Record summary:
Predicted 3D model of a 102-nucleotide RNA (Purine riboswitch aptamer) from Alkalicoccus sp. Its mean pLDDT, the model's own confidence on a scale to 100, is 77.

[in-house]
RNA sequence: GAUUUAAUAAAGCCGAAUGUUCGUAUAAAGUCGGGAAUACGGCCCGACAGUUUCUACCAGACCACCUUAAAUGGUCUGACUACGGAUAGUGAGCUGCGGAGA
Numbered sequence: 001g002a003u004u005u006a007a008u009a010a011a012g013c014c015g016a017a018u019g020u021u022c023g024u025a026u027a028a029a030g031u032c033g034g035g036a037a038u039a040c041g042g043c044c045c046g047a048c049a050g051u052u053u054c055u056a057c058c059a060g061a062c063c064a065c066c067u068u069a070a071a072u073g074g075u076c077u078g079a080c081u082a083c084g085g086a087u088a089g090u091g092a093g094c095u096g097c098g099g100a101g102a
Base pairs, nucleotide, nucleotide: 011095012094013093018088019087020086021085022084023083024082025081026056030048031047032046033045034044035043041066042065050057058078059077060076061075062074063073064072
């Protein structure tokens, strides 16, 4: 000087998963077909459609409206999914410092 082994200790980098949060998408829209309920009701099934987009396309409350018919409307609150950012982060890996033995 190099290599190896075991133990110990500090630091840095990176950071799957996952959590939180933000942005974009979509208005948890819209247009239809078939069926169902009927003021103690107002739904069910399916198609299309919207996103440089997979999936989803609903729930509840309140208000209105419909005088029993076939049709709902408004407001508010609440998600999931896709992609991207930030942050936290298990942990693997990498870098690397000091000391000891052979």
Source information:
Rfam family: Purine riboswitch aptamer. Rfam's curators write: Riboswitches are metabolite binding domains within certain messenger RNAs that serve as precision sensors for their corresponding targets.